[in-house]
RNA sequence: UCAGAUUGAACGCUGGCGGCAUGCCUAACACAUGCAAGUCGAACGGUAACGACAGGAGCUUGCUCCCGGGCGACGAGUGGCGGACGGGUGAGUAAUACUUAGGAAUCUGCCCAGUAGUGGGGGACAACUCGAGGAAACUCGAGCUAAUACCGCAUACGCCCUACGGGGGAAAGCGGAGGAUCUUUCGGGACUUCGCGCUAUUGGAUGAGCCUAAGUCGGAUUAGCUUGUUGGUGGGGUAAAGGCCUACCAAGGCAACGAUCUGUAGCUGGUCUGAGAGGACGAUCAGCCACACUGGGACUGAGACACGGCCCAGACUCCUACGGGAGGCAGCAGUGGGGAAUAUUGGACAAUGGGGGCAACCCUGAUCCAGCCAUGUCGCGUGCGUGAAGAAGGCCUUAGGGUUGUAAAGCGCUUUCAGCGGGGAAGAUGAUGACGGUACCCGCAGAAGAAGCCCCGGCUAACUCCGUGCCAGCAGCCGCGGUAAUACGGAGGGGGCAAACGUUGUUCGGAAUUACUGGGCGUAAAGGGCGCGUAGGCGGAUUAUCAAGUCAGAGGUGAAAGCCCUGGGCUCAACCUAGGAACUGCCUUUGAAACUGAUAGUCUUGAGUCCGGGAGAGGAUGGCGGAAUUCCCAGUGUAGAGGUGAAAUUCGUAGAUAUUGGGAAGAACACCAGUGGCGAAGGCGGCCAUCUGGCUCGGUACUGACGCUGAGGCGCGAAAGCGUGGGGAGCAAACAGGAUUAGAUACCCUGGUAGUCCACGCCGUAAACGAUGUGUGCUAGCCGUUGGGAGGGUUUGCCUCUCAGUGUCGCAGCUAACGCGUUAAGUUCUCCGCCUGGGGAGUACGACCGCAAGGUUGAAACUCAAAGGAAUUGACGGGGACCCGCACAAGCGGUGGAGCAUGUGGUUUAAUUCGAUGCAACGCGAAGAACCUUACCUGCCCUUGACAUCCUCGGAACUUUCCAGAGAUGGAUCGGUGCCUUCGGGAACCGAGUGACAGGUGCUGCAUGGCUGUCGUCAGCUCGUGUCGUGAGAUGUUGGGUUAAGUCCCGCAACAAGCGCAACCCCUGUCCCUAGUUGCCAGCACGUAAUGGUGGAAACUCUAGGGAGACCGCCGGUGACAAACCGGAGGAAGGUGGGGACGACGUCAAGUCAUCAUGGCCCUUAUGGGCAGGGCUACACACGUGCUACAAUGGUCGGUACAGAGGGUUGCCAAGCCGCGAGGUGGAGCUAAUCCCAGAAAGCCGAUCGUAGUCCGGAUCGGAGUCUGCAACUCGACUCCGUGAAGUCGGAAUCGCUAGUAAUCGCGAAUCAGCAAUGUCGCGGUGAAUACGUUCCCGGGUCUUGUACACACCGCCCGUCACACCAUGGAAGUUGGUUGCACCAGAAGUCGGUAGCUUAACCCUCGGGAGGGCGCCGCCCACGGUGUGGCUAAUGACUGGGGUG
Repeated sequence: UCAGAUUGAACGCUGGCGGCAUGCCUAACACAUGCAAGUCGAACGGUAACGACAGGAGCUUGCUCCCGGGCGACGAGUGGCGGACGGGUGAGUAAUACUUAGGAAUCUGCCCAGUAGUGGGGGACAACUCGAGGAAACUCGAGCUAAUACCGCAUACGCCCUACGGGGGAAAGCGGAGGAUCUUUCGGGACUUCGCGCUAUUGGAUGAGCCUAAGUCGGAUUAGCUUGUUGGUGGGGUAAAGGCCUACCAAGGCAACGAUCUGUAGCUGGUCUGAGAGGACGAUCAGCCACACUGGGACUGAGACACGGCCCAGACUCCUACGGGAGGCAGCAGUGGGGAAUAUUGGACAAUGGGGGCAACCCUGAUCCAGCCAUGUCGCGUGCGUGAAGAAGGCCUUAGGGUUGUAAAGCGCUUUCAGCGGGGAAGAUGAUGACGGUACCCGCAGAAGAAGCCCCGGCUAACUCCGUGCCAGCAGCCGCGGUAAUACGGAGGGGGCAAACGUUGUUCGGAAUUACUGGGCGUAAAGGGCGCGUAGGCGGAUUAUCAAGUCAGAGGUGAAAGCCCUGGGCUCAACCUAGGAACUGCCUUUGAAACUGAUAGUCUUGAGUCCGGGAGAGGAUGGCGGAAUUCCCAGUGUAGAGGUGAAAUUCGUAGAUAUUGGGAAGAACACCAGUGGCGAAGGCGGCCAUCUGGCUCGGUACUGACGCUGAGGCGCGAAAGCGUGGGGAGCAAACAGGAUUAGAUACCCUGGUAGUCCACGCCGUAAACGAUGUGUGCUAGCCGUUGGGAGGGUUUGCCUCUCAGUGUCGCAGCUAACGCGUUAAGUUCUCCGCCUGGGGAGUACGACCGCAAGGUUGAAACUCAAAGGAAUUGACGGGGACCCGCACAAGCGGUGGAGCAUGUGGUUUAAUUCGAUGCAACGCGAAGAACCUUACCUGCCCUUGACAUCCUCGGAACUUUCCAGAGAUGGAUCGGUGCCUUCGGGAACCGAGUGACAGGUGCUGCAUGGCUGUCGUCAGCUCGUGUCGUGAGAUGUUGGGUUAAGUCCCGCAACAAGCGCAACCCCUGUCCCUAGUUGCCAGCACGUAAUGGUGGAAACUCUAGGGAGACCGCCGGUGACAAACCGGAGGAAGGUGGGGACGACGUCAAGUCAUCAUGGCCCUUAUGGGCAGGGCUACACACGUGCUACAAUGGUCGGUACAGAGGGUUGCCAAGCCGCGAGGUGGAGCUAAUCCCAGAAAGCCGAUCGUAGUCCGGAUCGGAGUCUGCAACUCGACUCCGUGAAGUCGGAAUCGCUAGUAAUCGCGAAUCAGCAAUGUCGCGGUGAAUACGUUCCCGGGUCUUGUACACACCGCCCGUCACACCAUGGAAGUUGGUUGCACCAGAAGUCGGUAGCUUAACCCUCGGGAGGGCGCCGCCCACGGUGUGGCUAAUGACUGGGGUG
């Protein structure tokens, strides 16, 4: 990080049907329009509208008008009930809330039940009429009137108050029916009965109010808060307890178990997730609460401080005649706005429910339905069967085939859903159906109308091609892409899900990654620097009691819905429904008593006291001591001293250093001295004294759990530093000078101030470390050491046991490993501290402490995918040990300087073809560039092609000559008709044509094969089995010896084995055997001027086959009785005899696509092919490799001696002759131990030159030639004559070589016509010097050590500076929000006061009174205002550090 589940979602793409659900999460932002709460005429006065009826008028005889509350009804009004329900929203609220369980001091309309009543009067006010004001809203005055409106009186079972004597308080009527009696204004009324009401009261039910306990988010960088505050008394107030309010009294109350402050938040049933415990959430449904534009207030009422009521203030919107008014969708629709985003200005009261009403009925955006949206979920469909020529097409291909794929087509069948037509419910017990073109049923037609999205590198199911070329892009993490991309884009194929599929966001999970279940702290993050101790937590043995915790039973509650189980209903499912279970909780009650707790008592083992000993650098104070350093004085003495890697600064002839004597001062205490001692830690070291803390051993007398830990708190606390005052010898930050160095603000040296020391006061930190908190019990040991004690044995050396410390090792166990291991990091229990990825950062801000320095506490933004621990293998180290190599050293000769040759770089050019580039490119590919080669350039030509295969046609092939042209080529021409044949034709060759194809030294050596270089002829590299380790891996292969060697021996948890080493192979060195031609020739013979020339011989040399020989085998010594080494003998050769071939696992993406082969890409009238000429040979320059020299160990001239190995028939070429010579001529011999190339040279013997730019050196240039070749101009070699340059031994630096080697001398060969060859590869001749040794340079091997490296030291990596971007701190300030305190002000309104005005009912002695209203005043108080603080947010010139690139 992902795979799972989830969602009121959104976005992209796609979209057939239905059922059931859900649908403004944002602006509690503002709202046009319509609707959402009315109803009752059976309470009342009435009659504006409508209808019927009656009457009247007009008359077009069925219309208009007028009139009548008598009727159905009813606008407005009085009155009643309801507008406190239902519906919405979640702003506020961290407790006046919610949840659970309780409680007592209450009210309750309508409803139910009971008891008792319902008598008789009175006065008004709306409507209405008249008048008035106003734009409107509306208001005012006068007059009339009814009631179930209002008010007395009567009565009072029960009710209320009471001082127990008594006192107080009600009511309303309306409607239907009846007709015996009474009455009447003849309408009716009384009366009877029924119904609905009304009054009082009791009880219930329902609803509501109040109180208590417990639970309910984060921040301590919010630690103290509170004055009606806490309690009491009196009074008031409420339906009701109460500081709820008021007066007085007391001084309380809350808080580390987190008060106060601050941020956030409606709470719950439940929802999502999870194995669970938990975590997150609180849409829809249900319960409670709060709110209704913002703030305040009360009225009415049973109930409100009231969403669609009232009053006031404020903001906003609208109307206005400018005077005033109106409004509140967080009801249902809908609009604007905001936003990623959320629906119709629908139908109906049919059902359920609500309000009113006797009822009919009316109202009801509650509700029931419909509409929109794949938003979710459930179900269905998009066809089924058959069908191989495995069609076409696509894609891939090793070109055969594979795959798409029974898939399609074709044939047969069916019709769900959708469509069309017809029928048609339940939902309603009587009437009533919005839904409704319903569900459902029947019929019809036709496979017909209905499939997409994502993915395919790993995690993670699914692979290929093309395109692209670190681009374009992908990406959840790791990471893909730089020419062969299963990772980008497309395609084919495949995988997954499916009317959806992906993406983004959210939550839980995985994450035991906050760990209650269930983690850690030696080194990974993490033990406080150490102690004392408060609160708290934990706590020994035993007896009894209690019953708080604990356990058990019962009861109450834990709403319904949901989850779960079992049934039932829609065709199934989702969904709905019934019952059960569950709700792990709380409360009450009854029991139990083991454990914890509480109370009372007892005990001694924990802890402590006492007595007697002991050790100690434990602490504080005072005194004393010697050695040393420095300074001062004096003496001796003279030129240096000092210091360093080497020096200098410095001191010294004014007498230093050295040395002797005397004196002064300060600081520190050698030896003893020890993984010895003491202390809690820091720390403590000369000696003595005084004071003082702790520890330990022994004894058992005493106390009787008195104990452990320890948040806050208090104290101690190295060094440095700070303050004041002393002191100051040495040392010594800063500073100065001298050195070193590229520099040297360092290391080294000479000086030197704070400081170091003392007293007093601060600071409070360290790698304050055992990186290991304290206490307790338990769990093998051995060996040391310190201090006690006991026993034994002894003459003092000891042995055994034990307690307390302090060490090394080690069993079990633990640990990631390292390691720890009775002094635990084992194993129990207790308490405290601390950790939760790296960086930012122990930083910022705030607070506290400090004189300051600073300390303590301690974040975030942002950024990374790591950071880290332990161990492993390598590599590396200016780490260690051992060893080797021409590695150094010791030598010899060179290079670097000169001229030339050759290669390279660079430059130039039309081209100077290409490659090779540290060692390991550069006399390299190239063992031969004048043409060719040749790949390059210029120009001229060809296009199936110079070359291969196939097809068709023609012709033998081939050849002669001529013309044009630079040639390629083109044209013409002479000769020639072949071979095989089954007579059809065929084979080879040539020409023409067509297309498949050829061709490419074009690109990629980083796609490759093969080959090669290099480390390195270095001694290494591995494997099987076993063993050890969680593992990487180790062991073996390390160790002790030894070797050239992982060579061998010994040892060993290893034992075997492989590739390397060595040997086996070749050459060479000695001898023997065999064989003697072309080689050889001693002896014999012949012959010559001479020669193995001849006959012979087979001894020798030699040739070329085979063998022998060398093995540390023998002797002596060393060693471990080994391996081996040293010396010696013998031997041609001695310890691998010398040389060669031979190159382990691997490294360098080393070299080569231009030897060859080859994937991919590219060109195809050209990047292919042919030809001519040119170029590769250029030339201010730089480098590499060589040759020749600079001379006398030499040059020149003359004479003279001795090789080996090669080559030769388009070849080597003899003798002879010609030429000064290169060479020519000539032709013998030779297919080679026969002939030729072929004279070897240095050497030796003579002569000459005499140190000179020469008789050295030969470049360069002039002339004349020779040879090869088609052709020597660019651009060959050689010869002769002449010319005669630089150069007199080479700076820094650097190369080769250890014996037949270096050095020096010549000879040969390959390539090749010739040759730029001084190159390369071979051959022999002559023939040295030196190696003490392994310190150093380079390279390598083994072991070991460190590592932050692993692309492996050419590694990694730190900081400043510069630039860009990002977030953040400070900052003069500025602007908001919120809040404390003090004060001003005070609307509406309740309450209280008041007699200014006013007043129907009641009383009255008629005067008035009681009571009410208006007004005024007072208390409280919203908005508002002033001042001053706190907190918080945004912003700010400039500035600080941080992060990324």